[in-house]
RNA sequence: CGGGGCGUGGCGCAGCCCGGUAGCGCACCGGCUUCGGGAGCCGGCCGUCGCUGGUUCAAAUCCAGUCGCCCCGA
Numbered sequence: 001c002g003g004g005g006c007g008u009g010g011c012g013c014a015g016c017c018c019g020g021u022a023g024c025g026c027a028c029c030g031g032c033u034u035c036g037g038g039a040g041c042c043g044g045c046c047g048u049c050g051c052u053g054g055u056u057c058a059a060a061u062c063c064a065g066u067c068g069c070c071c072c073g074a
């Protein structure tokens, strides 16, 4: 220098192809249950989807640029 993959709640991931309410598990908080704890059950909190811009009625998703990490080539 060129090519590719990844980036989404505290953590691990799905959703992206084919635009239409941002979800799952764990963790955390509250309640039920228990003498208490754990397990189980019920409810809740937590995201400006790496960043900036564009297209669109509407963008995590499409387009352009850019940053970080990893891999391959030179």
Stems, first nucleotide, its partner, number of pairs: 001073007010026004020057001028044005050066005
Predicted 3D model of a 74-nucleotide RNA (transfer RNA) from a Nitrospiria bacterium. The same sequence occurs in records of 3 taxa. Model confidence (mean pLDDT): 82 of 100. RNAcentral holds the sequence, with entries from ENA and MGnify.